[in-house]
RNA sequence: GUGGGAGGCAGUGCGGAUCGCGGCCGGGCCUGCCCCGGUCGAGGAAAGUCCGGGCUCCACAGGGCAAGGGUGCCGGCUAACGGCCGGGCGGCGCAAGCCGACGGAAAGUGCAACAGAGAGCAGACCGCCGAUGGCCCGCGAGGGCACAGGCAAGGGUGAAACGGCGGGGUAAGAGCCCACCGCGCUCCCGGUAACGGGAGUGGCACGGUAAACCCCACCCGGAGCAAGGCCAAGCAGGGGCAAGGCGUGGCCCGCGCCAAUGGUCGCAAGACCGAGAGCCCCGGGUAGGCUGCUAGAGGCGACGGGUAACCGUCGUCCCAGAGAAAUGAUCCGCCUCGCGGGCUUGCGACUCACGACGUGAACCACGAGACAGAACCCGGCUUAUUCGCCUCCCACCCUC
RNA sequence: GGGGCCAUGGUGAAGAGGGAUCACGUCGGCUUUGCAAGCCGAAAUCCCGGGUUCGACUCCCGGUGGCUCCA
Numbered sequence: 001g002u003g004g005g006a007g008g009c010a011g012u013g014c015g016g017a018u019c020g021c022g023g024c025c026g027g028g029c030c031u032g033c034c035c036c037g038g039u040c041g042a043g044g045a046a047a048g049u050c051c052g053g054g055c056u057c058c059a060c061a062g063g064g065c066a067a068g069g070g071u072g073c074c075g076g077c078u079a080a081c082g083g084c085c086g087g088g089c090g091g092c093g094c095a096a097g098c099c100g101a102c103g104g105a106a107a108g109u110g111c112a113a114c115a116g117a118g119a120g121c122a123g124a125c126c127g128c129c130g131a132u133g134g135c136c137c138g139c140g141a142g143g144g145c146a147c148a149g150g151c152a153a154g155g156g157u158g159a160a161a162c163g164g165c166g167g168g169g170u171a172a173g174a175g176c177c178c179a180c181c182g183c184g185c186u187c188c189c190g191g192u193a194a195c196g197g198g199a200g201u202g203g204c205a206c207g208g209u210a211a212a213c214c215c216c217a218c219c220c221g222g223a224g225c226a227a228g229g230c231c232a233a234g235c236a237g238g239g240g241c242a243a244g245g246c247g248u249g250g251c252c253c254g255c256g257c258c259a260a261u262g263g264u265c266g267c268a269a270g271a272c273c274g275a276g277a278g279c280c281c282c283g284g285g286u287a288g289g290c291u292g293c294u295a296g297a298g299g300c301g302a303c304g305g306g307u308a309a310c311c312g313u314c315g316u317c318c319c320a321g322a323g324a325a326a327u328g329a330u331c332c333g334c335c336u337c338g339c340g341g342g343c344u345u346g347c348g349a350c351u352c353a354c355g356a357c358g359u360g361a362a363c364c365a366c367g368a369g370a371c372a373g374a375a376c377c378c379g380g381c382u383u384a385u386u387c388g389c390c391u392c393c394c395a396c397c398c399u400c
Numbered sequence: 401g402g403g404g405c406c407a408u409g410g411u412g413a414a415g416a417g418g419g420a421u422c423a424c425g426u427c428g429g430c431u432u433u434g435c436a437a438g439c440c441g442a443a444a445u446c447c448c449g450g451g452u453u454c455g456a457c458u459c460c461c462g463g464u465g466g467c468u469c470c471a
Stems, first nucleotide, its partner, number of pairs: 001396009013334007021041008029032001043371001047382002050380005055224004068220005073087005088102001089100004103215002108213002110209002125155002127151003132148002134145004163181002166178003183202008228291004237282005244258006261274005298317008335369004340364002346359003350355001401470007410424004418454001426442005447463005
């Protein structure tokens, strides 16, 4: 220098001008959803709601089983987790490093299209052999045929063909025998363990698929701040106070008449019309209000323990809490990046050279500066994301 | 706040581990003097990206869009 890998940080930035928004505190008088001042005011994902917890109510209040769902190498961390850290094994990469749903296929059931002879205790399509028996030729030694039959070594099909490769062996072959590899079993050693190493032994018995059913081990009660608690209009309900008498339908209740009451008319008797309203108490509880509500498994720093995740001690800080919901808009200057223009010089490669080509700072113009928006809180995961910055590591090339 | 379902030619649907299928429509051809009917043929990123498997529309994970239910 080129290419690659790992981890972390920050995420409309800075300055100015103008106009604005929400919460809290204090003040003002013109008591208005006002004005003034102070202070605080989104995120790394606030998102998706994919997991786990806190908190609250309900259920069970002792334990177990079933159903359903989830997790799945080992150890650790944690409030918990499907998260994180460390390790093992496997795969990829020259390496740094990355990735892995990574229990069980000798408990059982199922599946494997097409091709192929045969697809799971398999299979003679081509092929090899034909020692033995058979047939033919030959006096014979022997030769031939491929009928019985033997063979899974080779070809071919397939994603996959019943250990691999080499040698021996054989009629041809075959774990039939042997060495190495692989697999299983036993023992020993190292490790907390996953696992690794070694020795012996068996001789293929045990192919794939569990993100197919299933088996094994472990975990999970349900609902969610519209949880829940307190206060509580209006309407409806219950009770009390005032509400006479008669008749009638069987009592409440309804209806009719009279009395009382309010109004109008009238000197009066009386006539007509109207109302039967109201007040107090009670419980549950709607609208509505208050609360839950943000000081917390909290942030930052130092020290200590631990390989690390993480834990402990000390110091320090307070950092939205609102109601369908506020933190914004415009302009100017700066910043970063992209594309275009661009003078001399430099660099690269072509050339004998000239030369033209490519690259290219300042400068100018244009464009871009994301994803997104707290709604009870927290730990993770996943997804979205502009321009960048920092640290460490690996490979190759060049120079000293 | 919590739960469920769907996405397949232009449209409506089937298929749920091994050929992408049907109906209508569109286009082309045959037939007809011409049209209709009829016959033949063509057109698909199975919403997107990964994974499991020999093999994925189908199974698993993540995302996008739409519909719907409860409080």
Predicted 3D model of RNase P RNA and transfer RNA as a complex of 471 nucleotides. The prediction has a mean pLDDT of 76. It holds a member of the Rfam family "Bacterial RNase P class A". It is annotated as a ribozyme.